[in-house]
RNA sequence: CAGCAGGGUAUCUAGGGUUCCGCCUCUUUUCUCCUCCCGGAGGGACUGGUCCAAGAGAUGCCACCGACGGGGCAAAUUCCCUGCCGGGACACGGCGGGGCAAAAUCCCGGGAGAG
Numbered sequence: 001c002a003g004c005a006g007g008g009u010a011u012c013u014a015g016g017g018u019u020c021c022g023c024c025u026c027u028u029u030u031c032u033c034c035u036c037c038c039g040g041a042g043g044g045a046c047u048g049g050u051c052c053a054a055g056a057g058a059u060g061c062c063a064c065c066g067a068c069g070g071g072g073c074a075a076a077u078u079c080c081c082u083g084c085c086g087g088g089a090c091a092c093g094g095c096g097g098g099g100c101a102a103a104a105u106c107c108c109g110g111g112a113g114a115g
Stems, first nucleotide, its partner, number of pairs: 004115001007062006015052002020049002022046001023043005064087003068083005090110001092113001096108003
């Protein structure tokens, strides 16, 4: 100095915050008084439900690749359709920024860098 990796989707999980629900705290009015309810304010150093969520987490399905077979078709390894089996991998990584209410192992990003 140059080169180096493989796509998509569904359901989840670790993780994440606080729009909504629930929960907790404070509180106005009414009421003889108290509690509850309703209303108002605050709280995620509130377990949760909704919500966000992994390239380097899980599982499934597909794309794609390989082997064997059937059909189109008389013939063919070559074109088209189809069955079945196997593979569908590997993977260190910021700062900063973006972002829905907000945050994040989300997105920029298998990026910069490292190797």
Molecule: Guanidine-I riboswitch aptamer
Organism: Antarctobacter heliothermus